Fluoride riboswitch aptamer (crcB RNA motif) from a Xanthobacteraceae bacterium, 62 nucleotides, folded computationally. It was read from a public genome assembly, where an Rfam model found it. Of the family's consensus pairs, 100% are formed in the model. The organism belongs to Xanthobacteraceae, within Bacteria. Rfam family: Fluoride riboswitch aptamer (crcB RNA motif). Rfam links the family to the GO terms positive regulation of gene expression and response to fluoride.
[in-house]
RNA sequence: AAUCGAAUUGGCGAUGGAGUCCGCCUCAACCGCCCUAGCAGGCUGAUGACUCCUAUGGAUGC
Repeated sequence: AAUCGAAUUGGCGAUGGAGUCCGCCUCAACCGCCCUAGCAGGCUGAUGACUCCUAUGGAUGC
């Protein structure tokens, strides 16, 4: 110096917040999809999953 393991702590899971659970990472995890050589263009969703709140979108009623 590299590699492996353990412990502690922390971080991440395509746009906000909280709780629970799950998974992942140790400077990496992560950074959506379609089309294109690329650029350009187009599309879905506030969740990794569930519940709630906020924002946004659609429909209906008052």